[in-house]
């Protein structure tokens, strides 16, 4: 130097093949539940999706550039 992978919630990852409501599981939190605590149960709240640009009515998702990280060749 030059190919290749991923970047989504406090973690650990899914949706992306075909663009159209942002989600799971744990963690937290509030009710219930106990002599209390755990644990079930039943809600809540947390994410302008790594920056930045372009395409398009519409972008996590196509596409460029940047940044860091993993991994291969030299």
């Nucleotide at each position: 130097g030059g190919g290749g992978c991923a970047a989504u919630a406090g973690c650990u990852c899914a949706a992306u093949a075909u663009g159209g409501g942002a989600g799971a599981g744990c963690a937290c939190u509030u009710g219930c539940c106990u002599u209390g605590c755990a644990a079930a149960c039943a809600g809540g709240a947390g994410g302008u999706a790594g920056a930045g640009g372009g395409u398009u009515c519409a972008a996590a998702u196509c596409u460029c550039u940047c940044u860091g990280g993993c991994u291969c060749c030299a």
Transfer RNA from Pseudobacteroides cellulosolvens ATCC 35603 = DSM 2933, 74 nucleotides, folded computationally. The RNAcentral record of the sequence draws on Rfam. The coordinates come from a structure-prediction model, not an experiment, and the mean pLDDT is 82. The organism belongs to Pseudobacteroides cellulosolvens, within Bacteria.